[in-house]
Model confidence (mean pLDDT): 83 of 100.
The part of an RNA shown here (small-subunit ribosomal RNA, 3' major domain) has 474 nucleotides and comes from an uncultured bacterium.
Context: one part of a larger RNA
RNA sequence: UGACGGGGGCCCGCACAAGCGGCGGAGCAUGCGGAUUAAUUCGAUGCAACGCGAAGAACCUUACCUGGGUUUGACAUAUGCCGGAAAGCUGCAGAGAUGUAGCCCCCGCAAGGUCGGUAUACAGGUGGUGCAUGGCUGUCGUCAGCUCGUGUCGUGAGAUGUUGGGUUAAGUCCCGCAACGAGCGCAACCCUCGUUCCAUGUUGCCAGCACGUAAUGGUGGGGACUCAUAGGAGACUGCCGGGGUCAACUCGGAGGAAGGUGGGGAUGACGUCAAGUCAUCAUGCCCCUUAAGUCCAGGGCUUCACGCAUGCUACAAUGGCUGGUACAAAGGGCUGCAAGACCGCGAGGUUUAGCCAAUCCCAUAAAACCAUUCUCAGUUCGGAUUGUAGGCUGCAACUCGCCUACAUGAAGCCGGAAUCGCUAGUAAUCGCGGAUCAGCAUGCCGCGGUGAAUACGUUCCCGGGCCUUGUACA
Numbered sequence: 001u002g003a004c005g006g007g008g009g010c011c012c013g014c015a016c017a018a019g020c021g022g023c024g025g026a027g028c029a030u031g032c033g034g035a036u037u038a039a040u041u042c043g044a045u046g047c048a049a050c051g052c053g054a055a056g057a058a059c060c061u062u063a064c065c066u067g068g069g070u071u072u073g074a075c076a077u078a079u080g081c082c083g084g085a086a087a088g089c090u091g092c093a094g095a096g097a098u099g100u101a102g103c104c105c106c107c108g109c110a111a112g113g114u115c116g117g118u119a120u121a122c123a124g125g126u127g128g129u130g131c132a133u134g135g136c137u138g139u140c141g142u143c144a145g146c147u148c149g150u151g152u153c154g155u156g157a158g159a160u161g162u163u164g165g166g167u168u169a170a171g172u173c174c175c176g177c178a179a180c181g182a183g184c185g186c187a188a189c190c191c192u193c194g195u196u197c198c199a200u201g202u203u204g205c206c207a208g209c210a211c212g213u214a215a216u217g218g219u220g221g222g223g224a225c226u227c228a229u230a231g232g233a234g235a236c237u238g239c240c241g242g243g244g245u246c247a248a249c250u251c252g253g254a255g256g257a258a259g260g261u262g263g264g265g266a267u268g269a270c271g272u273c274a275a276g277u278c279a280u281c282a283u284g285c286c287c288c289u290u291a292a293g294u295c296c297a298g299g300g301c302u303u304c305a306c307g308c309a310u311g312c313u314a315c316a317a318u319g320g321c322u323g324g325u326a327c328a329a330a331g332g333g334c335u336g337c338a339a340g341a342c343c344g345c346g347a348g349g350u351u352u353a354g355c356c357a358a359u360c361c362c363a364u365a366a367a368a369c370c371a372u373u374c375u376c377a378g379u380u381c382g383g384a385u386u387g388u389a390g391g392c393u394g395c396a397a398c399u400c401g402c403c404u405a406c407a408u409g410a411a412g413c414c415g416g417a418a419u420c421g422c423u424a425g426u427a428a429u430c431g432c433g434g435a436u437c438a439g440c441a442u443g444c445c446g447c448g449g450u451g452a453a454u455a456c457g458u459u460c461c462c463g464g465g466c467c468u469u470g471u472a473c474a
Base pairs, nucleotide, nucleotide: 001474002473003471004470005469007468008467009466010465011464012463013462015458016457019422020421021420022419026313027312028311029310030309031308032307033306034304035303042053043052064299065298066297067296068295069294070293073122077121078120079119080118081117082116083115084114088103089102090101091100092099093098106113107112124288125287127286128285129284133282134281135277136276137275138273140271145184146183147182148181149180150179151160152159153158164175165174166173190265191264192263193262195233196232197231199229200228201227205222206221209220210219211218236259239253240252241251242250243249315415319374320373322371323370324369331362332361333360336355337354340351341350342349343348381412386407387406388405389404390403391402392401428450429449430448431447432446433445434444
C1' cells in the first nucleotide's frame, strides 16, 4: 500500500421487509449428470454450466461407431515424363462409394489451356495444448470508481490531490483544505415512445359536396382529420411562494402533452477470475501422413432402474362445453404468400385471381362481452398413454418428424424442508408474428390486448461503495 475480520461508522440495491405470482409434489417437453452402448461425437460445471454453443440431429448436418473403398489424395500451388479430351448420357455388377462397357469426342498455327496416369515438393487433420497466443465474450457492474503531470511532505516504500462538512442516481455539485490542474469513466451528445407546428398527399385518410351499391372510400373529388415521411419547437429546477449561508434538497403552486435523469434502448472505466472459447476464425509448438487424412452405406448423437435444472399443461365454477358478437400491434411473402369457388367431419386436397406489396395475401386475434348448459363429482375437470384410420413434407418418416379424426382415458383435488421473479402500463394473464427451416418450437427474439397489490422502514440475510481500526496474510 492492499486484502481480510462472526471490528466500528455512513450509504445503496426487489438485498430484506410489505405484497402478488411461481418453482419444489403430478404428467409431459428440453438440457445435464449417471448408467448403458459397437457408438451413445465434442465443448460449457457455484453465482457467471445445465430450453447453453445448437436461429431448428430422419439422410445431409456429423465431428462418433460398424462395414466397404482410397493414398499427391475430397481441396491448393508448382515441376519432370507419358497419354488422351474431360464432362455428360446409357447398360451391367454393387448397399453405395466405385468398377466396367458402349455412345459422344477438344480448342488453338504454336506456346499453351483442360483432363487422366506416374514421380516429387506438398496438401489435409472438428488430433493435443485456451496454463504458449490473437480476436471475441462472460463476470464483479451501468457499480462509481481508476489514474496522471507539476508542486509539497516523507531517508524510503509511499502520501497528498481522491480526505473533511454538506449534497447527488453519480469522484454529481458546493464549501473548506499544500495543493493546483488534467485524463479514462458519470452526465450530455445517438435511437425510440409521449405533445405540437410547417411541408408533402399515394398504395394511406374521408369531414364537407356529388354518384352508385344488397354491402364496402366503391367512384368523381377533397387535404380538413387520422396516418406516413422529412424538418423544426418543446423541459432548463427556467418561473412563483414557505424553509434553507452555498450547492442542493424538501413542501406546495402556475403554465404545460410531459416536471425535476419524462419512459425505454444503445453505450460497460482501470482492472479481477492463468474465467470461457485451438470445434467460428486466426495462430506458435507438439503429434498423425496407405492415417488421427479422405469417399460411401447403415447405425448412433433420439438408449433409460435413477438424480438435478429450466419450462409447458393441469388439478377446475373468477371454470369447462356450445352458439352469437366486438376491438390490436408488429412482422413476413417469388423455389414465395395465396383470396374466392369446389371436395373432405378434419388435418388437408383440386383449381386459380391478386401481390416483388401503406395496394394483394398470410389473417377469424384471443382473453373480454351476451346467451345456453354442466352443479362440485376424479366430474362435461385433466389430458398422459395406447389402438385404429388418415393427412403433409421429403429420394426416404422402422429405428426417429409434425398434424387430423374416432376410440382409450393415467397421474393429478394446489404441493415438505427449502427457494425464485417482480415497484407500473410493471407483475399476472391473453393471443399474434419472426429468425432457423423441405418438414419439425412448450425454446428463443419481438408485438400488442386486459391489467393489479404493496413499499412502515433499514434491526436482520445477501451483494456492493466510502471512511476508520486490528492483523499470525501478500

Background:
RNAcentral holds the full RNA, with entries from ENA and SILVA.